[in-house]
Context: one part of a larger RNA
Molecule: large-subunit ribosomal RNA, domain I
Organism: Bacteroidota bacterium
RNA sequence: GGCGUAUGGUGGAUGCCUUGGGUCUGAGAGGCGAAGAAGGACGUGGUAAGCUGCGAAAAGCUACGGGAAGAUGCACACGAUCGUUAUAUCCGUAGAUCUCCGAAUGGGACAACCCAGCACACUGAAGGUGUGUUACUCCGGCGUAAGUUGGAGAGCCAACCCCGAGAACUGAAACAUCUAAGUACCGGGUGGAAAAGAAAACAACAGUGAUUCCCUAAGUAGUGGCGAGCGAAAAGGGAACAGCCCAAACCGGGUCGGCGUGCCGAUCCGGGGUUAUAGGACUGCAUUUAGAAAUUGUUAUCAAAUCGAAUCUUCUGGAAAGUUGAGCCAUAGCAGGUGAUAGCCCUGUAGAUACAAAUUAACAAGGACGAGCAGUAUCCUGAGUAGCGCGGGACCGGAGGAAUCUUGCGUGAAGUUGCCAGCACCAUCUGGUAAGGCUAAAUACUCCUCAGACACCGAUAGUGAACCAGUACCGUAAGGGAAAGGUGAAAAGUACCCCAAACAGGGGAGUGAAAUAGUACCUGAAACCGUACGCCU
Numbered sequence: 001g002g003c004g005u006a007u008g009g010u011g012g013a014u015g016c017c018u019u020g021g022g023u024c025u026g027a028g029a030g031g032c033g034a035a036g037a038a039g040g041a042c043g044u045g046g047u048a049a050g051c052u053g054c055g056a057a058a059a060g061c062u063a064c065g066g067g068a069a070g071a072u073g074c075a076c077a078c079g080a081u082c083g084u085u086a087u088a089u090c091c092g093u094a095g096a097u098c099u100c101c102g103a104a105u106g107g108g109a110c111a112a113c114c115c116a117g118c119a120c121a122c123u124g125a126a127g128g129u130g131u132g133u134u135a136c137u138c139c140g141g142c143g144u145a146a147g148u149u150g151g152a153g154a155g156c157c158a159a160c161c162c163c164g165a166g167a168a169c170u171g172a173a174a175c176a177u178c179u180a181a182g183u184a185c186c187g188g189g190u191g192g193a194a195a196a197g198a199a200a201a202c203a204a205c206a207g208u209g210a211u212u213c214c215c216u217a218a219g220u221a222g223u224g225g226c227g228a229g230c231g232a233a234a235a236g237g238g239a240a241c242a243g244c245c246c247a248a249a250c251c252g253g254g255u256c257g258g259c260g261u262g263c264c265g266a267u268c269c270g271g272g273g274u275u276a277u278a279g280g281a282c283u284g285c286a287u288u289u290a291g292a293a294a295u296u297g298u299u300a301u302c303a304a305a306u307c308g309a310a311u312c313u314u315c316u317g318g319a320a321a322g323u324u325g326a327g328c329c330a331u332a333g334c335a336g337g338u339g340a341u342a343g344c345c346c347u348g349u350a351g352a353u354a355c356a357a358a359u360u361a362a363c364a365a366g367g368a369c370g371a372g373c374a375g376u377a378u379c380c381u382g383a384g385u386a387g388c389g390c391g392g393g394a395c396c397g398g399a400g401g402a403a404u405c406u407u408g409c410g411u412g413a414a415g416u417u418g419c420c421a422g423c424a425c426c427a428u429c430u431g432g433u434a435a436g437g438c439u440a441a442a443u444a445c446u447c448c449u450c451a452g453a454c455a456c457c458g459a460u461a462g463u464g465a466a467c468c469a470g471u472a473c474c475g476u477a478a479g480g481g482a483a484a485g486g487u488g489a490a491a492a493g494u495a496c497c498c499c500a501a502a503c504a505g506g507g508g509a510g511u512g513a514a515a516u517a518g519u520a521c522c523u524g525a526a527a528c529c530g531u532a533c534g535c536c537u
Stems, first nucleotide, its partner, number of pairs: 001536009015522001016486002020457002022454007029446002031156002039101003042055003046078002050074002061095006070082003106115003116134007136153007160191001161189004171178001175225001201208002212239004222230002243438003246382001250271010276416001278381004282375004291369001295365006305353003311326002315322001327344002329333001335347003387411008397423001418433005473480002493521001496508004
């Protein structure tokens, strides 16, 4: 030095565990904010650094309700207290307080700071202190105006939604049309959903009857350097269903202007009216109810909570829930805990009960509003619109034979004997009535709350984060971003003695089932490092 056996150190794999995660389901909620949010700074405790809570009324105050023998958060300790049958702690609901910064809003500023005006109070005065108030924009009222007064907005927020603006990598085995993709990113905006929506729609000689979503039609018809690729619709089957209001004609009234003085024009208010077999106004005749909004009431729904069945024993063991024997309950044998595996020990569970405001639902009341008939002379029925030209964009459709939708520039109708559409265009036929508006449900999503599930993970996994993590740390900054869980049933966390330095560490003793469970603590693999013995060199 090697090999072997034994026994240690080191190390933290493995096994077991789970406080935390992942993915979903059902229900709820879908916002917060000038009455100052989200997010912070600084304070606040007997001792008080951190976290949590709270705000100078500061781990809290008040009221009502619940519940209770213990309590003063994590969190032990000491101290000082509170409470024990009901004003402790605790839980629920409502309220009060709520420093400073922050949209931040009296002015300013290097956020958590500085400096003011006005009014009032305290004060004899000055000075000071305290309280209140003072940003901007828009809209309404008052005012000749200056101004004043009331209301709204502003900022934050995970996804979903709408509008605007809008890439490239990539694919085409290169690349330019094309693709990626109207995606990502950016800006604006609303809501609990949003958007869309009551045919100038489809269809095809038969018919349907707003929109949205799902299945299917269908990877079809198409489109496409006819490459890569892109890719419908009708019909059919389901989910859910709901329809309405203006503008105009006409009638009445107000204001302003003009003049020819009762007419014209403009504008506002009220009535009227809303459609395609055209309807309405208008003229004539009739005059009332099917439905139905706001609102009100009743019932249910909703808090902390309450009641809630049934077991003893033998053996092993540190411990019984295991085992033995014999029982019991069950609208409860879901689950968790308890010194090993418990329906009957504890918390619970099934079931039952209680419950304020608000909310939502159902029902009832209520009654704004609210369909008639006939006639057809006259009037009305959405204009810089439809269409067309040029240039774009959207559609399955890349300009094509290219309809349809949209619109930057230009041009520019008709007027119910009207007009539009049915994929160039024309005729016939059929369907519809543009150029105003509103509209629940079926659909999308989950920052959040409650309940639950899993052929999901089990500490190099699962969230980056099971632990005081978006922390420590890195970066000028935008930003990047960890590691780190487990004594024991119970601290019973080793009194006392000895070595040592009044250390560290260890040896006895003691606790414990176990200390090779001793806070470097469950198990404790390998690499790596020793010790003892044997063999070989």